A computed fold for a 74-nucleotide RNA from a Candidatus Omnitrophota bacterium, annotated as transfer RNA. The sequence was found in a public genome assembly. Its mean pLDDT, the model's own confidence on a scale to 100, is 80. Its Rfam family is "tRNA". Gene Ontology term of the family: triplet codon-amino acid adaptor activity. The organism belongs to Candidatus Omnitrophota, within Bacteria.
């Protein structure tokens, strides 16, 4: 200099061929269950999906562009 993978709540991830509402563990809140903590129930907030553009009636998903990591060639 080239390739290719990756980016989706605080964290770790899933998202089928573009379509119904963007989920799931954890964690964090509020109950309940305890003498009390932990375990277990039950509920609830929290996202403009890395950015900006195209392309569709419709984009987390397809197409450019940046940027940020990782890996591979020189």
């Nucleotide at each position: 200099g080239g390739g290719c993978g990756c980016a989706u709540g605080g964290c770790g991830c899933a998202g089928u061929u573009g379509g119904u509402u963007a989920g799931c563990g954890c964690a964090c809140c509020u109950c309940c269950u305890u003498g009390a903590c932990a375990u277990g129930g039950a509920g609830g907030g929290g996202g403009u999906c890395a950015u900006a553009g195209g392309u569709u009636c419709g984009a987390g998903u397809c197409c450019u562009a940046u940027u940020g990591c990782g890996c591979c060639c020189a």